[in-house]
RNA sequence: AAUAAUUAAAGGCAAACCUGGUGAAAACCAGGGACGCAAAGCCACAGGGUCUAAGGUCGCUUGACUAUGACAGCCGGUUGCCGCA
Numbered sequence: 001a002a003u004a005a006u007u008a009a010a011g012g013c014a015a016a017c018c019u020g021g022u023g024a025a026a027a028c029c030a031g032g033g034a035c036g037c038a039a040a041g042c043c044a045c046a047g048g049g050u051c052u053a054a055g056g057u058c059g060c061u062u063g064a065c066u067a068u069g070a071c072a073g074c075c076g077g078u079u080g081c082c083g084c085a
Stems, first nucleotide, its partner, number of pairs: 012037002017032006035073001041078003047075002049071003055066004
C1' cells in the first nucleotide's frame, strides 16, 4: 500500500409505534422510542426499480394512464473511520 467485516475499543445512525407539525397523497420534519445497520454517510431530470397521482389526458359511472411529487433502510454509484490477521 492492497485485500478484507471473523476480534477489541471509541463512537455513529435509528425501523415499527406514539405525540405535534407540513403535504392532495406518497412521504417528510421535530421529540420520544429501538427493529436493525460496517457505510442505515452522500447521490433520484442526466442508471435500474418501487410508492403516490394534486394537476393533466382519456372515459364519464367506479375508473385507466401520466411526475413536474417522493423513497438512498431495494439494487446501484461514490467518498470514507477504527482495526485482528
Description: Predicted 3D model of an 85-nucleotide RNA (c-di-GMP-I riboswitch aptamer). Rfam family: c-di-GMP-I riboswitch aptamer. Gene Ontology term of the family: cyclic-di-GMP binding. It was read from a public genome assembly, where an Rfam model found it.